[in-house]
Molecule: c-di-GMP-I riboswitch aptamer
Organism: Thermoanaerobacterales bacterium
RNA sequence: UUUCGAUAAGGGCAAAUCCGGCAAAAGCCGGAGACGCAAAGCCACGGGUCUAAAGCGCGCAUUGCUAUGACGGCCGGGCUACCGAA
Numbered sequence: 001u002u003u004c005g006a007u008a009a010g011g012g013c014a015a016a017u018c019c020g021g022c023a024a025a026a027g028c029c030g031g032a033g034a035c036g037c038a039a040a041g042c043c044a045c046g047g048g049u050c051u052a053a054a055g056c057g058c059g060c061a062u063u064g065c066u067a068u069g070a071c072g073g074c075c076g077g078g079c080u081a082c083c084g085a086a
Base pairs, nucleotide, nucleotide: 004084005083012037013036017032018031019030020029021028022027035073041079042078043077045076046075047074048071049070050069055065056064057063
């Protein structure tokens, strides 16, 4: 330096839920909270999943399709990173 990940050390992040806010929604932000995570740090490049305002179609007030929206704590990938037992 690259791999690797311990009953190590110092730490870090924060699921569900509740409150407040943004958004059509998915979801996101802040506070409380802690299921878990060795990249649960960052990035929508590929796959996948979610939503459907607007649009198109059906219909007569129903309903289908679709991402330009979202998900990095779905997977792969790229970049960066603390410690140092085996």